[in-house]
RNA sequence: AAUUCGCCCUUAGAGUUUGAUCCUGGCUCAGGACGAACGCUGGCGGCGUGCUUAACACAUGCAAGUCGAACGAGAAUCUACGGAUCGAGGAUUCGUCCAAGUGAAGUAGAGGACAGUGGCGGACGGGUGAGUAACGCGUGAGGAAUCUGCCCUAGAGCGGGGGACAACAGCUGGAAACGGUUGCUAAUACCCCAUAUGAGCGUAUCUGAAAUGGUAUUCUUGAAAACUCCGGUGCUCUAGGAUGAGUCUGCAUCUGAUUAGCUAGUUGGGGGUGUAAUGGACCACCAAGGCGACGAUCAGUAGCUGGUUUGAGAGGAUGAUCAGCCACAAUGGGACUGAGACACGGCCCAUACUCCUACGGGAGGCAGCAGUAGGGAAUUUUGCGCAAUGGGCGAAAGCCUGACGCAGCAACGCCGCGUGAUUGAUAAAGCCCUUCGGGGUGUAAAGAUCUGUCAGUGGGGACGAAACUUGACGGUACCCACAGAGGAAGCACCGGCUAACUCCGUGCCAGCAGCCGCGGUAAUACGUAGGGGGCAAGCGUUAUCCGGAUUUACUGGGUGUAAAGGGAGCGUAGACGGACUGGCAAGUCUGAUGUGAAAGGCGGGGGCUCAACCCCUGGACUGCAUUGGAAACUGUUAGUCUUGAGUGCCGGAGAGGUAAGCGGAAUUCCUAGUGUAGCGGUGAAAUGCGUAGAUAUUAGGAGGAACACCAGUGGCGAAGGCGGCAUACUGGACGGUAACUGACGUUGAGGCUCGAAAGCGUGGGGAGCAAACAGGAUUAGAUACCCUGGUAGUCCACGCCGUAAACGAUGAAUACUAGGUGUGCGGGGACUGACCCCCUGCGUGCCGCAGUUAACACAAUAAGUAUUCCACCUGGGGAGUACGAUCGCAAGGUUGAAACUCAAAGGAAUUGACGGGGGCCCGCACAAGCGGUGGAUUAUGUGGUUUAAUUCGAAGCAACGCGAAGAACCUUACCAGGGCUUGACAUCCUACUAACGAGAUAGAGAUAUGUUAGGUGCCCUUCGGGGAAAGUAGAGACAGGUGGUGCAUGGUUGUCGUCAGCUCGUGUCGUGAGAUGUUGGGUUAAGUCCCGCAACGAGCGCAACCCCUAUUGUUAGUUGCUACGCAAGAGCACUCUAGCGAGACUGCCGUUGACAAAACGGAGGAAGGUGGGGACGACGUCAAAUCAUCAUGCCCCUUAUGUCCUGGGCUACACACGUAAUACAAUGGCGGUCAACAGAGGGAUGCGAUACCGCAAGGUGGAGCGAACCCCUAAAAGCCGUCCCAGUUCAGAUUGUGGGCUGCAACCCGCCCACAUGAAGUCGGAAUCGCUAGUAAUCGCAGAUCAGCAUGCUGCGGUGAAUACGUUCCCGGGCCUUGCACUCACCGCCCGUCA
Repeated sequence: AAUUCGCCCUUAGAGUUUGAUCCUGGCUCAGGACGAACGCUGGCGGCGUGCUUAACACAUGCAAGUCGAACGAGAAUCUACGGAUCGAGGAUUCGUCCAAGUGAAGUAGAGGACAGUGGCGGACGGGUGAGUAACGCGUGAGGAAUCUGCCCUAGAGCGGGGGACAACAGCUGGAAACGGUUGCUAAUACCCCAUAUGAGCGUAUCUGAAAUGGUAUUCUUGAAAACUCCGGUGCUCUAGGAUGAGUCUGCAUCUGAUUAGCUAGUUGGGGGUGUAAUGGACCACCAAGGCGACGAUCAGUAGCUGGUUUGAGAGGAUGAUCAGCCACAAUGGGACUGAGACACGGCCCAUACUCCUACGGGAGGCAGCAGUAGGGAAUUUUGCGCAAUGGGCGAAAGCCUGACGCAGCAACGCCGCGUGAUUGAUAAAGCCCUUCGGGGUGUAAAGAUCUGUCAGUGGGGACGAAACUUGACGGUACCCACAGAGGAAGCACCGGCUAACUCCGUGCCAGCAGCCGCGGUAAUACGUAGGGGGCAAGCGUUAUCCGGAUUUACUGGGUGUAAAGGGAGCGUAGACGGACUGGCAAGUCUGAUGUGAAAGGCGGGGGCUCAACCCCUGGACUGCAUUGGAAACUGUUAGUCUUGAGUGCCGGAGAGGUAAGCGGAAUUCCUAGUGUAGCGGUGAAAUGCGUAGAUAUUAGGAGGAACACCAGUGGCGAAGGCGGCAUACUGGACGGUAACUGACGUUGAGGCUCGAAAGCGUGGGGAGCAAACAGGAUUAGAUACCCUGGUAGUCCACGCCGUAAACGAUGAAUACUAGGUGUGCGGGGACUGACCCCCUGCGUGCCGCAGUUAACACAAUAAGUAUUCCACCUGGGGAGUACGAUCGCAAGGUUGAAACUCAAAGGAAUUGACGGGGGCCCGCACAAGCGGUGGAUUAUGUGGUUUAAUUCGAAGCAACGCGAAGAACCUUACCAGGGCUUGACAUCCUACUAACGAGAUAGAGAUAUGUUAGGUGCCCUUCGGGGAAAGUAGAGACAGGUGGUGCAUGGUUGUCGUCAGCUCGUGUCGUGAGAUGUUGGGUUAAGUCCCGCAACGAGCGCAACCCCUAUUGUUAGUUGCUACGCAAGAGCACUCUAGCGAGACUGCCGUUGACAAAACGGAGGAAGGUGGGGACGACGUCAAAUCAUCAUGCCCCUUAUGUCCUGGGCUACACACGUAAUACAAUGGCGGUCAACAGAGGGAUGCGAUACCGCAAGGUGGAGCGAACCCCUAAAAGCCGUCCCAGUUCAGAUUGUGGGCUGCAACCCGCCCACAUGAAGUCGGAAUCGCUAGUAAUCGCAGAUCAGCAUGCUGCGGUGAAUACGUUCCCGGGCCUUGCACUCACCGCCCGUCA
């Protein structure tokens, strides 16, 4: 310190359903692990690990032998004895003799190869996990059912005999493997006899619960006379120990009920057989048992454990290496030997395969170590050594040992080390980015100064060895010296989760992706690059497991609406169970003991330089068993009690049930009468019925079904359900009482019963209604909704079916927890009594507090607080489907999956939008009116078509007389042709030059050529010149683009809409999105104002402030005006002009209203309730419009998509649409009146008068006027006359001729005049537009643009109406509310079919 107790510590989440929110719920990610594999990369060392697949097949070598101190035989060789043979030399009588030496045969001994007899060991060690769901394994216990070689202890013994068989020799068979036969021989091989203190059997007896145990006695049974170095080693019997093994047993040990019944040796008995031993293990006989919902049997899968991994834990997953047990050895079966096997490297048989063969026969078994083929994503050397540890044999030396010790290969894992350190700014170069200034890489590099780990070279050199000898590893670890920064960094990632960003390329392509998702021309998401964050000799990916996942919930979930309460009751097993007392001790609590192998994990130490790794030690192993104790609780047992439950007695309520009767109203039908043309039916009709007399009406009759009113969120029932009246039988609940029993209770898997409607079977019945069916309508169709008919069925009896939104979408029971108010049936109190009032029981409703809930809501009839039991749920779809089983006559019911597919599906609530939902309100929205459009001709714009081009844009309202306030050239952007290329235009550089200007030639012109009439500028000057500006030429930076993208943008504009709305701060409410305020009652043109209110205030909008106009005062008056006859002059009252004021505020009165706001009426007033107009347009919507007004990012073009010129086009023309003009006529045309009455504008390259010419357009001419002065300028509708209803005296298109004007130029392609011509058109289908008062309608005038061109546009005045009951309907809008599966918001969403 681990341990105990206390404290402390430990337990992390994120993305994704929505417009947003909360919840439910799935999917996905971040972590760890691995016998791994794959991709890229790879310096060193230590320690480990390495066929997870084919228990597939195996070449070759090795993996089990040893003992001569058990035995016979015995080669080579050696020693001793032996002495054959030969024989140097010597002697000789020449016959021969002596003789060193040589050493043969033989004998004895040593020696010990090979094979044999015999002993021990080959049952260990090593491998593998096929089988096995089992006493196989784990854990605990047992044997009065056991055995145990070698080893240890103790006791006893070791006498006497005998006959063989191998080897060997001879003969012989076979290709071989292997034999056959005859003969010889040894032993610790084999056999017999004796000995028996033991042991076995029988009998008797003892202990004990039990005898198969102990003791006594009778019978039977055993040795190697061995070897020896003489020390001993062996051998036999008996008893005990140790070790090992066999066996029995409690508990525990995966999934499936779409496996519910299994079993004849099966279960038991007593008797045998067999075994070391128990046992149906086996046998005969007898009995009929045994197992099973606490899951038998069957099927699938699997070696089990210590442990490993994950986890906060509880759990989950797993069972490589190491260790224990089991099983197996090509497949299946069998025994033999032995102490031990039914035996991996033994035997026999069968099968499959392989090999040899002379074809007759034989041989083999790597799941031992290496290794090979194959399989596979994938897993090593045919290495060294018995030196160590261990094993076998041996007395020992020793031999054997692919056990083992080592080495080799592999980043396969864990651990350690290195790839350098310090300094170094000018912030080098390169690369990348850039707003072009700079920034990043970056002290990084280079350079300078050092160091030497690892690797390298050289030298030394172990421990591991204990008492001799013996070291594979290994010249290894380690130590010393040396040289030199030298030899040593990659991988994945950078949209969020998740640390880390830019450029380029690409353009829904190529591609990425774990989930959400990214990519359709500005991609931090693809691919490269630069940079960055991460890990590092590794880094990523893939597979698998645990975690996160409280997402199977024991710890630790749920079921009203998200998935989920059985349709209901009765009740079996089971589970749970009231009060008191005693006993027991199974559960429970506590102490002790045994066990829980070692290794691993944890704590403390120690050894390798550290660590990984290894060693020692402690504690733990939460378990099981035995035993001592406690007795509160549960249990059990005995006794008692009454409050739970039940019974009795009294009482009233009720559509509770069953059966048989009775009744009236109504429908229909039949008969008869009256009566006549229709009835019926609908939105409107038709089919249908009716002159053969319907409908209607009266009377009589028949038949079936259902029971008006009473009638009620009233009653009864378990649910389904039950409704006329009375009767019979019958169930339950409730109130009162307290006599009886004494926990008899609750729930309830299976089981049984009941169970709406429809449907089925058999037989009845059948009035009405009415699936199917027929006809008529409606409709594009209408197999529907509507109508006329109509059959099953609906009704009754009996039998089946067994399901419903069988719902309170809420299982049953018990107890507790604020109240208020109805109602049904009882009881009690008080009151003289009715009513009223108070208390109480059971039912049935509403509101509401606490509490609960995701919210909605529930709230004593709980969805609250607790307890008990049952049922059910675990993402959506596939699917309540398939298969199987079972029930049913059938229809069908019950039980009930998977493949595949999606990232959601879903609940509640919120904001909006929407509704052929509701309420309130407004608008020329409808209605009431007036005038139009749509028909005609023309003008103009658009579409379409055409074209070389008909430039481009605008597209419902909100494009279409729009951009364009004016296309003959120009404009002009388009087309054809001809030109230019630093450019038509800007800036910079160099050189040169006078710029400017005029005319000539060619050409369509741009332009080109050439001549120079004229002209010689500005500033400074030292007079040489220099500078500014301009031009020409040249080079390159650049210019230029009406080219693209309005979906990259700014700015501007349209529209909803001049609609009354849109928001914020603080507070409050809600878990939250959000709500409140802003809603409500009034009122207004108005979110205008008042009142109320958990809101109080504020902002942008409304209104007002600004301009014009209507009245008036005052001031000023010329060019205006004038009371002076004209002019001049004078004057400023009036008109007018333009400055400053006044005036209108619901201010006053009355009524209504709430005493308010306000409304209505009135007075006064020029004007009255915003007096009438204008400007002014909230937050936002439409990716609305515009890149061609302008600006601008990016992309594109650069002798052209730029620029210049000529001509053409934008003006085309079968047609369609929009907007206008003019008409169709008498409210009119024409003529006359030559002249009654405006306002607002414009005028100098201008307006242009009087006058003259011309029929006219116009011309000549030029007074006046920069304009309250002059001019345009005549206003027109008006008034008078004529025409008489017609294609006209309407209408004016079209065309012809002749003119005028503008302009370089009127052909394409202008306007005007005169004469002539004289088209369509007689008031316009469906449909549709504008307007509420000085408005509509009608009439003319002016201006901008502009050389010229106006039916368009913008202004101006003249004349001057009609109508509005009203808000049902159409359209648009505002507020409140409701529904919603919409939120891109109904032009939504979504279903089916087809492609």

Description:
Small-subunit ribosomal RNA from an uncultured bacterium, 1395 nucleotides, folded computationally.